[in-house]
Molecule: c-di-GMP-I riboswitch aptamer
Organism: Tumebacillus sp.
């Protein structure tokens, strides 16, 4: 250096839930709280998962125009729906750094 975590020391983190703040949401800060965790430290430029307000695209419906004309073409607006991260998750995989002990 790589490996392992049975026992030990010093410790560390903190799920659900509750309170409160942020956010459209996913989710998250703080406090309480511990289900668990040997990386439950860090990284969201790799994979995966979650969300879709705004924005983009497509579709839908409504109403307003324009052109031609007897039903076609077309413009922009609004409604509803779908898809999409530029939003999240590291306690899903992955990457990366590290304490103690063993050997």
């Nucleotide at each position: 250096a790589a490996g392992u975590g049975a026992a030990a020391a010093g410790g560390g983190c903190a799920a659900a839930u509750c309170a409160u703040g942020g956010g459209a949401a996913a989710c998250u800060g703080u406090g309480a709280g511990a289900c668990g965790c040997a990386a439950a430290g860090c990284c969201a430029a790799g994979g995966g998962c979650c969300u879709g307000a705004a924005c983009u695209u497509c579709a839908u419906u409504u109403g307003c125009g324009g052109a031609a004309u007897a039903u076609u073409c077309u413009g922009g607006a609004a409604u509803u729906g779908a898809a999409g991260a530029u939003g999240g998750c590291a306690g899903c995989c992955g990457g990366u750094u590290a304490c103690c002990a063993c050997a």